[in-house]
RNA sequence: ACCUUAUCAAGAGCCGGGGGAGGAAACUGGUCCGCUGAUCCCGCAGCAACCGUUACGUUGUAACAAGGUGCUCAUUCCAGCAAGCGUAUGCUUGAAAGAUGAGGA
Numbered sequence: 001a002c003c004u005u006a007u008c009a010a011g012a013g014c015c016g017g018g019g020g021a022g023g024a025a026a027c028u029g030g031u032c033c034g035c036u037g038a039u040c041c042c043g044c045a046g047c048a049a050c051c052g053u054u055a056c057g058u059u060g061u062a063a064c065a066a067g068g069u070g071c072u073c074a075u076u077c078c079a080g081c082a083a084g085c086g087u088a089u090g091c092u093u094g095a096a097a098g099a100u101g102a103g104g105a
Base pairs, nucleotide, nucleotide: 002104003103004102005101006100007099008098013044015043016042017041018040022033023032024031027080028079029078030077045072046071047070050068051067052064053063054062055061056060076097081094082093083092084091085090
C1' cells in the first nucleotide's frame, strides 16, 4: 500500500518547552486560523470507550479505565457526485473520498 467491518452533530488545552511560515488530507470554489507565533514536534494534563477488564447474561446490557490505539477550533469546517423536495440563494437523504478502531490477506 490492499480487503472486510463499525463509527464520524457529542466530549476534552488561551498549559510548559522547541520551532519559525504557512495551515485547515488531496484538487477546485467558499469560509476560517496564523509572526499577538498557527500547522508541526516533545512533555504534562484531559476526553472518549474501538480493543480491553468485571458483572449479569448471550448477536446483548451495565460499570470501570491499569494496558494497546485514537482524539483534544469550526459537523470529517462547508460544497463538488446521485436522488427527492422547493419559485429560489437552498434543504434532506444517500454515495464517493477521507479519518480512527478491530479483524484479514
SAM riboswitch aptamer (S box leader) from Bhargavaea cecembensis, 105 nucleotides, folded computationally.
NCBI's taxonomy places the organism under Bacteria, Bacillati, Bacillota, Bacilli, Bhargavaea.